[in-house]
RNA sequence: AGUCCUGUAGGCGAAAGGAUUAAGCCGUCUGCCCCUCAAGCAGAAGAUUGCGGGUUUGAUUCCCGUCGGGACUA
Numbered sequence: 001a002g003u004c005c006u007g008u009a010g011g012c013g014a015a016a017g018g019a020u021u022a023a024g025c026c027g028u029c030u031g032c033c034c035c036u037c038a039a040g041c042a043g044a045a046g047a048u049u050g051c052g053g054g055u056u057u058g059a060u061u062c063c064c065g066u067c068g069g070g071a072c073u074a
Stems, first nucleotide, its partner, number of pairs: 001073007010026003019057001028044005050066005
């Protein structure tokens, strides 16, 4: 330098054939329970889907650029 893979809440991780309110688990917060803690039960908050642009009525999804991580080739 080139090719390919990858980036989504604090952590992990689904949705990928363009259309529901972006799912779930852990964690966090509040309440209940308990002498207290943990566990358990109930509820809540937390994502401009790495960043910028394009296509489209509509983009996490498709296209381009760019940045980070990884593999391979030279």